This is a predicted structure of a 116-nucleotide RNA (SAM riboswitch aptamer (S box leader)) from an Alphaproteobacteria bacterium. The model forms 91% of the base pairs in the Rfam consensus. Lineage of the source: Bacteria > Pseudomonadati > Pseudomonadota > Alphaproteobacteria. The coordinates come from a structure-prediction model, not an experiment, and the mean pLDDT is 82.

RNA sequence: UACUCAUCGAGACCGGCUGAGGGAUAGGCCCAGUGACGCCGGGGCAACCAUUAAAGCUAACCCCUUUGAUAAGGUGCCAACUCCUACGGGGACAGAUGUCCACCGGCAGAUGAGAG
Numbered sequence: 001u002a003c004u005c006a007u008c009g010a011g012a013c014c015g016g017c018u019g020a021g022g023g024a025u026a027g028g029c030c031c032a033g034u035g036a037c038g039c040c041g042g043g044g045c046a047a048c049c050a051u052u053a054a055a056g057c058u059a060a061c062c063c064c065u066u067u068g069a070u071a072a073g074g075u076g077c078c079a080a081c082u083c084c085u086a087c088g089g090g091g092a093c094a095g096a097u098g099u100c101c102a103c104c105g106g107c108a109g110a111u112g113a114g115a116g
Base pairs, nucleotide, nucleotide: 001115003114004113005112006111007110008109013042014041015040016039017038021031022030023029025086026085027084028083043078044077045076048074049073050070051069052068053067054066055065056064082108087105088104089103090101091100092099093098
């Protein structure tokens, strides 16, 4: 970083510094001098990489798949679903405009593991 694959409604906060905006954009809705955002320190969550057990597959082993366990290390994360919507479709209600939905897909994004 134009690429590939997987995941994204779960989970996890204290202290110090600073001091006004922050949640990308628009609309909405939130957070914020009871100090947000950010930075630093500590703590934690999780289980992608990692280790491991069982089952499946197999003649057998490896690989692979599923489920479970662990947490030393590499990342990541610790308001709100990726806060919601934005593009296309579906369903319910209503029947001027509309409202609603743990609906489906797409785009974009984030994180990890690869790859160049």